[in-house]
RNA sequence: UCGUGCUAGACGGGGAGCCAGCGGUGCCCUGAACUCGCAAUCCGCUAUAGCGGGGUCGAAUUCCCGCUUGAGGCCUUUGUCUGGUGGGACUACCUGGGCUAAGCGGUGUUGAAGGCUGGGUCCUGCGCGGCAGAGCGCUAUGAAUCCCGUCAGGUCUGAGAAGAAGCAGCGGUAAAUAGAAGCCCUGGGUGCCGCAGGGCUACCUGGCUGGAGCUGGCUGGUCUGGGCAAGCUGCGGGGCGGGGUCGAGGGUGGGUGCACGG
Repeated sequence: UCGUGCUAGACGGGGAGCCAGCGGUGCCCUGAACUCGCAAUCCGCUAUAGCGGGGUCGAAUUCCCGCUUGAGGCCUUUGUCUGGUGGGACUACCUGGGCUAAGCGGUGUUGAAGGCUGGGUCCUGCGCGGCAGAGCGCUAUGAAUCCCGUCAGGUCUGAGAAGAAGCAGCGGUAAAUAGAAGCCCUGGGUGCCGCAGGGCUACCUGGCUGGAGCUGGCUGGUCUGGGCAAGCUGCGGGGCGGGGUCGAGGGUGGGUGCACGG
């Protein structure tokens, strides 16, 4: 170096999950890869970690190791964007109230604040007036029938003299109705009225004193409420990034046993 026969090994791998752990079935990725049986109410095993049976390749394109690239999964993120659901602490904005009096204004030496004091607004009583009601008095009307007077005619009693009742008419009156210039009593959500008493410092209006402030409309400051939800913030979701971990597949470099014969 060539040939023959073996052996280790290979004939898919990986992620999450499950599990004390490992592997498998099931899910997902990769992508094409001997076969049969077993398995989520799981199955098999134990650090050499699927088990059992059969088959093929076999020291290399195929096995092993390093480097590189890398689908995908998982974890994390005080990176960024997006939409959801809450909040209102903070920032911004809108708005109510209190205090302040720096600025602007108003007012004030034709006299502010403060102090004292009179009157009014308020209440009670009285007087006067007005209004309303009742009564008295007055006037007018006012009884078909049962008010009074006078009672023509007519009627009744009587021999007569005379007497009696009494309709109409006339005159008057009661109840009642109406009126109005009176008198008296009562009442009030009555009065540009008068008198007296009370009350208050709230307002208005005077007087005296006093001698420079007063006010708070706007801005500012400060305190305390309300609203809105843009920023902000709580929670969970998604996209794109960052970090970590596992990693199929690809590329590249290296490594790999025994026996016999020429």
This is a predicted structure of a 262-nucleotide RNA (Bacterial large signal recognition particle RNA) from a Dehalococcoidales bacterium. A source record names the gene ffs. The organism belongs to Dehalococcoidales, within Bacteria. It matches the Rfam family "Bacterial large signal recognition particle RNA". The family is grouped with related families in Rfam's "SRP clan". Rfam classes the family as a non-coding RNA gene. The RNAcentral record of the sequence draws on ENA.